[in-house]
SAM riboswitch aptamer (S box leader) from a marine eukaryotic metagenome, 100 nucleotides, folded computationally. The prediction has a mean pLDDT of 79.
RNA sequence: CUUAUCAAGAAAGACUGAGGGAUUGGGCCCGAUGACGUCUUAGCAACCCUGACCAAGCAGGGUGCUAACUCCCACUUCGAUUGUAUCGAAGGUAGAUGAG
Numbered sequence: 001c002u003u004a005u006c007a008a009g010a011a012a013g014a015c016u017g018a019g020g021g022a023u024u025g026g027g028c029c030c031g032a033u034g035a036c037g038u039c040u041u042a043g044c045a046a047c048c049c050u051g052a053c054c055a056a057g058c059a060g061g062g063u064g065c066u067a068a069c070u071c072c073c074a075c076u077u078c079g080a081u082u083g084u085a086u087c088g089a090a091g092g093u094a095g096a097u098g099a100g
Base pairs, nucleotide, nucleotide: 001100002099003098004097005096006095011041012040013039014038015037019030020029021028024074025073026072027071042066043065044064046063047062048061049060050059051058070094075091076090077089078088079087080086
């Protein structure tokens, strides 16, 4: 860079010690009852490889993941309403993960 998916699912222990939830803004949450991060084990099951196989299903392996819809919105279009702001749907941008 290209492509697929992103409404579901899934814990505990140890260490560390103050911020964290991708960036910008506005919110809203989590956090000394120890968040975030690292390691270990366990679990979940998205992609890839192998086995077997018409296929489904299964097993092993490689990454991944285990608060809140990618936590929500902010960009475009359409519709509703008639308060000019809000709601809904679709798409885009960006992000995360797998494969090439």